[in-house]
RNA sequence: GUACGAUAAUGGCAAAGCUGUCGAAAGGCAGUGGCGCAAAGCCUUAGGGUCUAAGGCCGGUUAAAGCCGGUUAAGAUCGCCUGGCUGCCGAA
Numbered sequence: 001g002u003a004c005g006a007u008a009a010u011g012g013c014a015a016a017g018c019u020g021u022c023g024a025a026a027g028g029c030a031g032u033g034g035c036g037c038a039a040a041g042c043c044u045u046a047g048g049g050u051c052u053a054a055g056g057c058c059g060g061u062u063a064a065a066g067c068c069g070g071u072u073a074a075g076a077u078c079g080c081c082u083g084g085c086u087g088c089c090g091a092a
Stems, first nucleotide, its partner, number of pairs: 004090002012037002017032006035079001041085003046082003049077003055072007
């Protein structure tokens, strides 16, 4: 230095829930909270999966509006996986 990850050490992050707020929604942000995490640090325009469908397109219904359904993501999820970049410590 690389690989690796311990009943080691210093610490770090922060699930669900609740409150407020933004959003059409999925979900995000802040506070509280603590399920867990050796990258639960960053990248979604690196690849895939999953979620949502405002708007678009198509269909049904209606006098028409409206309503219902299908489909669509460069919208969301990095705490879904793979991949890339960076990082603390040092037992076996």
A computed fold for a 92-nucleotide RNA from a Syntrophomonadaceae bacterium, annotated as c-di-GMP-I riboswitch aptamer. NCBI's taxonomy places the organism under Bacteria, Bacillati, Bacillota, Eubacteriales, Syntrophomonadaceae. The model forms 95% of the base pairs in the Rfam consensus.